[in-house]
Context: one part of a larger RNA
This record gives sequence, structure tokens and C1' cells, in this order.
RNA sequence: GGAUGAACGCUGGCGGCGUGCCUAAUACAUGCAAGUCGAACGAGAACCAUAAUUCGUUAUGGGGAAAGUGGCGGACGGGUGAGUAACACGUAGAUGACCUGCCUCGAAGCAGGGGAUAACCCACCGAAAGGUGAGCUAAUACCCUAUAAGCUCACGCGGUUUAGAAGCGUGUGAGAAAAGCUCCGACGCUUCGAGAGGGGUCUGCGGGCUAUCAGCUAGUUGGCGGGGUAACGGCCCACCAAGGCGGUGACAGCUAGGGGACCUGAGAGGGUGAUCCCCCACACGGGAACUGAGAAACGGUCCCGACUCCUACGGGAGGCAGCAGUAAGGGAUAUUGCACAAUGGGCGCAAGCCUGAUGCAGCAACGCCGCGUGCAUGAUGAAGGCCUUCGGGUCGUAAAAUGCUUUUCUGGCUGAAGAGGAAGGACAGUAAGCCAGGAAUAAGUGUCGGCUAACUACGUGCCAGCAGCCGCGGUAAAACGUAGGACGCAAGCGUUAUCC
Repeated sequence: GGAUGAACGCUGGCGGCGUGCCUAAUACAUGCAAGUCGAACGAGAACCAUAAUUCGUUAUGGGGAAAGUGGCGGACGGGUGAGUAACACGUAGAUGACCUGCCUCGAAGCAGGGGAUAACCCACCGAAAGGUGAGCUAAUACCCUAUAAGCUCACGCGGUUUAGAAGCGUGUGAGAAAAGCUCCGACGCUUCGAGAGGGGUCUGCGGGCUAUCAGCUAGUUGGCGGGGUAACGGCCCACCAAGGCGGUGACAGCUAGGGGACCUGAGAGGGUGAUCCCCCACACGGGAACUGAGAAACGGUCCCGACUCCUACGGGAGGCAGCAGUAAGGGAUAUUGCACAAUGGGCGCAAGCCUGAUGCAGCAACGCCGCGUGCAUGAUGAAGGCCUUCGGGUCGUAAAAUGCUUUUCUGGCUGAAGAGGAAGGACAGUAAGCCAGGAAUAAGUGUCGGCUAACUACGUGCCAGCAGCCGCGGUAAAACGUAGGACGCAAGCGUUAUCC
């Protein structure tokens, strides 16, 4: 000198765009953050209409709330950085060892039957959370049979390519599918093949500190056989062998999410890993599986533990590292806001519903950028302050005064784009435009001994104090304090911390 997610002191006019718990992965009141589909299914409250009525209501039709079965989504999106020195990440490859819902393309099909169950009703238990028994019912829920282009498995055959079991063609046998709804346009369902996008696994290389860590290892290293997985594999198991790693740093300890990038620097390098993007890991601490195309699942389940809350003491409920917000910690970090109008996501044929993702607004000079605080004229060089050799010098064209302008400001009127063909805008009466008014509403902060731009007077007297380094102060202090003046930067200036 540059830089910062900064903080502190003094000061503070406006706008645009960004950024904002770096500390306690501490504990959390309250609200919201993941639902949706009646074009899968049964049942159906309020309410409305008509008719009857003994005026209590009943019947029929419409209507469709809340709930339930079923489907898809809740594995995305959002948060955090605890753990992790590892195929976690980056990069380049491999998969002849793999999976893939929704979407696209192609091929083939959608036949016949069956038994349940929630909701509901009845009875009962419990303070509650919730649960038990009996009865009724539907489906795109569940089950059986049929069919099989192709698929899977077993046993063969053929030929090609390979490091290689793959894959391809073909024969025999065995096995496994389906669901309807409809506004008749559609939307769905099953099997097979291909694609796109997504993922799993493996490998070479790369990126911390310590040798005051030198030896480490028993599923350990390899084999055979099996189990398991979508898939290879000690991944797991039985048996057999005795191996495997290490000074090119094993093992151990400490630290740490990694990368794109960011800061600095001429570069090499050094430092960092906030915001944004990609990947990983985690979701009160630990463990486990279920469902599913996909999870070992933040707002799912079960168990153990700590903590908090409710209780009728028998037993239950909970998880903000989602958005706001609270307490605590801290030098320190914001609103319990508006809207789904846009973009995107889930569901739905759609209308639409949901969306603290997102779009906006609020707070903060936290940062960057831009603008303003007026312009011109104005000397007997006013008054006043300070200095003075008492002549004067200086603040200083500075002020006053005169003329002008209106960026800003105040008031009024109009008023968007953002919304593809009509309507529809949270932001927003915002941005912007026009009119009026009046210099009006707007300057500080640090320094002045040398480094280093800028000097005098008074006070103080090794005191009070200053200080980044050298050093100032003990009676003439340009170094302390005050004043005048000057210099630097400017809505900021200075200090502290950290990096180059």
C1' cells in the first nucleotide's frame, strides 16, 4: 500500500447493487416451512329445493365440509460444518461387476374369476395419548387362473470379439403380467427393447502438521466353497495356507469438510475456503431396520440415553444446524413483515391447491459505486479571532451584499415496464414524468519533531501526559493540553484485529 462476513470511537444528507451469529452442532415459548388428487374408491355433515306433516319431523332430489381406503410426492427444495486426512474431494479413467420412479421413442398386450378390510355402526377400556372386540361395504388396494411378442432360469448348439466368465444368434423344458376411469377428446395399466437424465462401485494421480509417533496387523493377507447385494469384493461365514503394510513414512497423535474460487503479489509464491455454484457429511447423543425406483430418511418408525413438558401417578408428549423470533454466550451480526404477481417445485386432464424455495419490502454507512451540501460577482481587504518588531500580517472573496440555478428537499398532479392473445402485480401510489416553492434540508474526522504533507502563541514544568519506531516533558516544549492557522481524506474519518 492492498484486503475484510469485521468490531470500537467521533460524525452522519440521498440513491443503486450487494452483504449481515465468524462465538454455544448451546437450550428453545409461539406461528408458519409438504402436500395434493372426487377424472381410482365407498360413505357423506352443514345448507338448498320440492312434497307430506300429528309442526317434533319425514321422504325425494341437489350439495359437497371434515375424515377414511388408494395413488403420487414427503430421498427434491431449505439449513449447518459437528464428524471426516478418507476414493471424502479434485482430475483422468473403468464397470466383460451394476441400478434407475417420472419423461421420450419403438414393439406386444390389457381375458376370466375370488376373498377380505378401513371408513361406518354397535359394545367396551383409558385422565389423556390411544386402544380392544363384534358386524357391514368399495376400489387403479389384495389374491388365483389364462395368454407370452419379448423376458428370466436350467441344459445344449453355433459363430464373433476379448486379458477374461460378458454380449449375440438359435433349440428344448420350466416360470412370471395387467386396471380401470371418462366430459368419448383424453388420462391411465402390464411386459420387453432403446434413449435421456440421475445414481452405485472400482482404479491411477493430486492437495495438512508432528519421527520428541518406528514398527503395525488376526478377518489380519491370500485361496477354495458358500451366503448376501442392483453389483465386484473378507462385505459376511466354514475350512486351508501364513501372509499383508512400512524410512517413497506404515501405525499413532494433532488439526481440518473438499473443490470452483477469493485476497495479495510483476510473477513464482503466500494466505483464505463468508456470500454464489458443484460434491460430501450431519439433523438432541448413539444404534437399527421398515417402506420405497431411490433413505439406513431434518419437520417418518423402533430401541437405549441425557434434557424439557403433561398426568387422575397407571402412563404419555417433544426435538428450529428450515423462516421469523426468544434466552444464553460474545467485541459483534437484522423483521415473530408482504405475496405466490414472476421464476422454479409437488399433486392434479384441468380449474386449482400447497410452496418462510423464491420474488419483494423492513433494519444496519457493513461494503462497493454514484450524487449532493450551491454558482457567479463582490476590497475602504468590514466586524471579530489569532499573531505582531505595534508599522502591520493572517483567517480572506472568505463573509455581508447583488444576481442566478434547483441536483437534492418540501407540497401537489400524473404514474409504469416487469403479464407471450383478453383479464390478472406482492413490490407500489414505488421508479419515472410534470408543476410550484425557496439557498433553501445536508460536514465531519485525523494529523502538523523525523519517517510524513502541514507552525505559531499560551498553559504545564520528568508533573499532567504523548508514543507505530526513534523518542518528547526537569521554566522560553513546532512532540503534553488549549487556541488560531495549516495539511490529508471525506459521508465518512481514525483506531484495533487478521492476511499478503
RNAcentral holds the full RNA, with entries from ENA and SILVA. A computed fold for a 500-nucleotide part of an RNA from an uncultured bacterium, annotated as small-subunit ribosomal RNA, 5' domain. Its mean pLDDT, the model's own confidence on a scale to 100, is 87. Rfam family: Bacterial small subunit ribosomal RNA. Its Rfam clan is "SSU clan".